[in-house]
């Protein structure tokens, strides 16, 4: 001193991720609410037994009453490159009228698996939807190593083609080991 291993820091990809505000359509002239009319009372209040508590539930007409949330579009800020997202398991607080015992839906935390990204179909699932999201298949495009070939300005530099996955790659340090 090179070079492995381990440990730390560092940095890219590109319609990059996530997250608030704000804004615009949309959800919808729907829920809801007045008015009328008609049913239902063993109704109705997510499902179950058994009480309890509220007092109303459907339908159709009319109304010159009449929203929101989620998911979108657009913009601006912040974090950031396992960014994050998904799926299982465990836990923490809750909504659904109250005990109970489900279902259903939020939100905390930690563990294990999977995916390198972003797009485009196609099925499925949510969804008000033809928007979107999520998973799965599938194409092809990117980055990134590794093999190969070629080519030259001889640098592992472009180009191609193939194939990997991020527990991965660059780039640098280490008073850890090893050689």
């Nucleotide at each position: 001193a090179u070079c492995a291993a381990u440990g730390g820091a560092u940095g890219a990809g590109g319609a990059g991720c996530a997250a608030a505000g704000c804004u615009c359509a949309u959800a919808a002239g729907u829920a809801c609410c007045c008015c009328g009319c008609u049913g239902c009372a063993a109704c109705g209040g997510c499902u179950g037994c058994a009480g309890a508590c509220c007092g109303g539930u459907a339908g159709c007409g009319g109304g010159u009453g009449g929203a929101a949330a989620g998911g979108g579009u657009g913009u601006u800020u912040u974090g950031c490159c396992g960014a994050a997202a998904c799926g299982g398991g465990a836990u923490c607080c809750g909504g659904u009228u109250c005990u109970c015992a489900g279902g259903c839906u939020g939100u905390u935390u930690c563990c294990c698996g999977u995916u390198g990204g972003a797009c485009u179909g196609c099925a499925u699932a949510u969804g008000a939807a033809c928007a979107a999201u999520a998973u799965g298949c599938a194409g092809g495009c990117u980055g990134u190593c590794a093999u190969u070939a070629u080519u030259c300005u001889c640098g592992u530099a472009a180009u191609a083609a193939u194939g990997g996955a991020g527990u991965g790659c660059u780039u640098c340090c280490a008073c850890u080991u090893g050689u």
RNAcentral holds the sequence, with entries from Rfam and Ribocentre. A computed fold for a 179-nucleotide RNA from Bhargavaea cecembensis DSE10, annotated as Lysine riboswitch aptamer. Its Rfam family is "Lysine riboswitch aptamer". Its family is annotated with lysine biosynthetic process in the Gene Ontology. The same sequence occurs in records of 2 taxa.